The RNA shown here (Bacterial RNase P class A) has 306 nucleotides and comes from Maribacter cobaltidurans. The prediction has a mean pLDDT of 76. The source organism's lineage runs through Bacteria, Flavobacteriia, Flavobacteriales, Flavobacteriaceae and Maribacter. The model forms 97% of the base pairs in the Rfam consensus.
């Protein structure tokens, strides 16, 4: 210098004027006028995993059926972190894991070869004369033989189910009418996942024609929360202690000017010029995966100089 591995950070900033949009306060009472603050991300994406929280619900037994799988820790949990021990991958940093169980049973192994699993048997030698016991030959794999379980399957663990359009709650407003059917505790119908038991609630139900309505508020953001330091720990991560509050929209607000600064490229490395990715909250949090611009640390490796 060049290539690679890993791991942290950033996602333009600052300040003025306008304009949108919730929040707090004052002042009026008509929702208007003054101030003050705040306003889309590391992935908000995927909807794939694990929960919070809300209902079925008083809560359950087996059957099925999903997922995990080496020991050990982390966390509210997890299929996720971390650490180590095995096995692959790579020349090295390092990456990946499909990691229990083949004497519990059932399949599968093209072609070659007598034959690929319960029973026999090609050639050649030995022999107690029995395919007994050995050698050749075919194959990846041939004598109560080994591979294979991200093959069916056993083993051990774990799981109810819906899902913010979950729900809750007010308000308007109509037909609490009207035909057929069948039922009332000796239970029609209904529920709790797919099924069974089993356990509740049940005087209405089913079906027909036919009228009315679809709007307001809560959920909704102060939390397994976020910054900083101490200690403890190999590390994930725990506790102390101080600090700080940072969209809430409901057909969808989060922008426009204008000047300086900042990164990158060009370039005479002074001026000047270009550029700036992947994208856009909709109940919320922890993780994996996917897309992507810069820029900063260790660390490996070849070549070259010294």
């Nucleotide at each position: 210098c060049a290539a690679g591995c890993a791991g942290g950070c950033c996602a333009c900033c600052u300040u003025a004027u306008c304009g949108c949009u919730g929040c707090c306060a004052a002042u009026a009472u008509g929702u208007a006028u003054u101030g003050g603050g705040a306003g889309a991300g590391g992935a908000a994406a995927g909807u794939c995993c694990g929960g919070a929280c809300a209902c079925c619900a008083u809560a359950g037994u087996g059957c099925g059926g999903u997922a995990u799988a080496g020991c050990g820790g982390g966390u509210a949990a997890c299929g996720c972190c971390c650490g180590u021990c095995c096995g692959c991958u790579g020349a090295g940093a390092a990456g990946c894991g499909a990691g229990g169980a083949c004497a519990a049973g059932u399949g599968c192994a093209a072609c070659a070869g007598a034959a690929a699993g319960c029973a026999a048997g090609u050639a050649c030698a030995g022999u107690u004369a029995g395919g007994c016991u050995g050698u050749a030959g075919u194959g990846a794999a041939a004598u109560c033989a080994g591979g294979u379980a991200a093959a069916c399957u056993c083993u051990a663990u774990a799981c109810g189910g819906u899902g913010a359009a979950a729900c809750g709650u007010c308000a308007u407003g109509u037909a609490a009418a009207u035909c057929g059917g069948u039922g009332a505790u000796c239970g029609a119908g209904g529920g709790c996942u797919g099924c069974a038991c089993g356990c509740c609630c049940g005087a209405g139900c089913c079906g027909a024609a036919g009228g009315g309505u679809a709007g307001g508020c809560g959920g909704u953001u102060g939390g397994a929360g976020c910054c900083a330091u101490u200690g403890g720990g190999u590390a994930a991560c725990c506790a102390g202690u101080g600090g700080c509050c940072u969209a809430g929209a409901u057909a969808a607000a989060u922008g426009a000017u204008a000047a300086g600064g900042g990164u990158u490229c060009g370039u005479u490395a002074u001026a000047c010029g270009a550029a700036a990715a992947c994208a856009g909250a909709a109940u919320c949090c922890g993780g994996c995966u996917u897309a992507u611009g810069g820029c900063c640390u260790g660390c490996u490796u070849u070549u070259u100089u010294a």